[in-house]
RNA sequence: CGGAGUGUGGUAUAGUGGUAUUACGUACGCUUCGGGUGCGUAUAACCCGAGUUCGAUUCUCGGCACUCCGA
Numbered sequence: 001c002g003g004a005g006u007g008u009g010g011u012a013u014a015g016u017g018g019u020a021u022u023a024c025g026u027a028c029g030c031u032u033c034g035g036g037u038g039c040g041u042a043u044a045a046c047c048c049g050a051g052u053u054c055g056a057u058u059c060u061c062g063g064c065a066c067u068c069c070g071a
Stems, first nucleotide, its partner, number of pairs: 001070007010024003018054001025043006047063005
């Protein structure tokens, strides 16, 4: 310098245009003499900007970060 891929709660992930999924975590409660385990409830997210669309995590363009390949 050229090409490709990825970006979603604190962490790891699913999601082919219509209320964003699950697990761990965290907080509270129940259970216990207490802890752990188990159970219930709650908490918290779409990298940034523009475009298309009635509607965008999803499609298009640009940017940023990371990874890979080539030179």
RNAcentral holds the sequence, with entries from ENA and MGnify. Predicted 3D model of a 71-nucleotide RNA (transfer RNA) from a Minisyncoccota bacterium. The prediction has a mean pLDDT of 82. NCBI's taxonomy places the organism under Bacteria, Bacillati, Minisyncoccota.